[in-house]
RNA sequence: CCAGAGGGUUGGGCGGCCGCCGGUAUGAGGGUAUCUUCAUGCGGGAGGAAAGUCCGGGCUCCAGCGAGGAACGGUGCCGGGUAAUUCCCGGCUGGGGUGACCCAAGGGACAGUGCCACAGAAAAUAAACCGCCGUUGCUUUGGCGCGGUAAGGUCGAAACGGUGCGGUAAAAGCGCACCGCGGCUGUGGUAACAUAGCCGGCAUGGUAAACCCCACCGGGAGCAAAAUCGAAUAGGGGCGGCAUAUGGGAUCCUCCUCCCAGUCACCCGGGUUGAUUGCUUGAGGGCCAUGGCAACAGGGCUCCUAGAGGAAUGGUCGCACAUUGUGUUUCGGCACAAGGACAGAACCCGGCUUAUAGACCCUCUGGCUUU
Numbered sequence: 001c002c003a004g005a006g007g008g009u010u011g012g013g014c015g016g017c018c019g020c021c022g023g024u025a026u027g028a029g030g031g032u033a034u035c036u037u038c039a040u041g042c043g044g045g046a047g048g049a050a051a052g053u054c055c056g057g058g059c060u061c062c063a064g065c066g067a068g069g070a071a072c073g074g075u076g077c078c079g080g081g082u083a084a085u086u087c088c089c090g091g092c093u094g095g096g097g098u099g100a101c102c103c104a105a106g107g108g109a110c111a112g113u114g115c116c117a118c119a120g121a122a123a124a125u126a127a128a129c130c131g132c133c134g135u136u137g138c139u140u141u142g143g144c145g146c147g148g149u150a151a152g153g154u155c156g157a158a159a160c161g162g163u164g165c166g167g168u169a170a171a172a173g174c175g176c177a178c179c180g181c182g183g184c185u186g187u188g189g190u191a192a193c194a195u196a197g198c199c200g201g202c203a204u205g206g207u208a209a210a211c212c213c214c215a216c217c218g219g220g221a222g223c224a225a226a227a228u229c230g231a232a233u234a235g236g237g238g239c240g241g242c243a244u245a246u247g248g249g250a251u252c253c254u255c256c257u258c259c260c261a262g263u264c265a266c267c268c269g270g271g272u273u274g275a276u277u278g279c280u281u282g283a284g285g286g287c288c289a290u291g292g293c294a295a296c297a298g299g300g301c302u303c304c305u306a307g308a309g310g311a312a313u314g315g316u317c318g319c320a321c322a323u324u325g326u327g328u329u330u331c332g333g334c335a336c337a338a339g340g341a342c343a344g345a346a347c348c349c350g351g352c353u354u355a356u357a358g359a360c361c362c363u364c365u366g367g368c369u370u371u
Base pairs, nucleotide, nucleotide: 001367002366003365004364005363006362007361008360009359010358013319014318015317016316017315018314020045021044023042024041025040026039027038028037029036030035047342051353052352054351055350056349057348058347059222060221061220062219063257064256066255067254068253069252070251072218073217074216075215076214077091078090079089080088081087092106093104094103095102096101107213108212112211113210114207115206116205129153130152131149132148133147134146135145137144138143161179162178163177164176165175166174180202181200182199183198184197185196186195187194188193226277227276228275229274236268237267238266240264241263242262246261247260248259249258284303285302286301287300288299290297291296321340323338324337325336326335327334328333
């Protein structure tokens, strides 16, 4: 200098004028439990993803979601973190990459079922097409038949372990060495696992992101949850089921406890659609030190940083700036034009995923060159 990998910050700035919403202080008026209107001052007001609604919770209600089971769904190597998770951190194994690093949908194929097109001789109760060897069978001397064989070749994503040596009529774990596979033992590690040694010639594959099996986990519904106040109506009517030792009570079944006295489902008809709360002080943010490889934990100090209600957080002007293009240059720069991405809270929080113009910082890897 070029190329790459991982992580982090920011994502418009400053000023003037006008406007909107909440908080707070003072003053004036209305109201009289609350509260409300106006003026002035101070201070605050949309994100790193607010998106997706994919996970996990807090919170609210259903009766306890108490015990057991079913259905359905989810997770799937080991250890740690967390309120919790399918999330995060650290490792192991497998795969990719020269490397820094990245990816994994990481239990089971001897419980069972299914599938492996085409090609090929043969695709799992899987094989002999070409070939090789033997032949004391036949023969028109080309071959045919019989026996042995699976080392070589064909086909395919995949072919009854791989490579080499010996051996054989030709061959083959037939024997041997190494690898692989199975079993046993030692060492290291919390463990996944790694590694070393010994024994055994030892083989009928793949696929579960196919059904399935195994282990573990899971009540349901959701802020349009729910609570309070007010107002009004017709506390209405019809068919049917169960029925008072019975029925009902938020996936289904059984049991226990508790509550109600009728209840469940459908159809017709009537009233209300208002106000307030929920609604932002939190598993909260920032800084410091300690423990830990880290995720994170507890401790000290400090801060309060939206709460709209059909939906506020804006409009406009100016200046400079990141960036791009053109022209010019005394190479310091100058002038003009364009121009700032993805995108708007709605109960809250922790994650994951997706989109993103540009600017900056840190660490690491490879290559080239110079000293």
Predicted 3D model of a 371-nucleotide RNA (Bacterial RNase P class A) from Sphingomonadales bacterium UBA7473. The prediction has a mean pLDDT of 76. It matches the Rfam family "Bacterial RNase P class A". By type it is a ribozyme. Lineage of the source: Bacteria > Pseudomonadati > Pseudomonadota > Alphaproteobacteria > Sphingomonadales.